[in-house]
Molecule: transfer RNA
Organism: Trichoplax adhaerens
């Protein structure tokens, strides 16, 4: 420099145009003499900027970052 892949909650991740979810972690209550376990509830997220669309995490373009391949 060229091409490919990826970016969603503190962590690991699902989600192929209309409800943003799961596990774990964290907080609170119950349970326990206490802790742990168990149980119920809750907080917290779509890399950034534009475009298409009635509607975008999703489609298109560009940028940033990470990674892979080639030179």
């Nucleotide at each position: 420099c060229a091409g490919g892949u990826g970016a969603u909650a503190g962590a690991u991740u699902a989600g192929a145009g209309g409800g943003a979810g799961a596990u774990u972690a964290c907080u609170u209550g119950c349970u326990u003499u206490g802790g742990g376990u168990g149980u119920a509830a809750g907080u917290g997220g779509c890399a950034c900027a534009g475009g298409u669309u009635c509607a975008a995490a999703u489609c298109c373009u560009g940028u940033u970052c990470a990674u892979c391949u080639g030179a």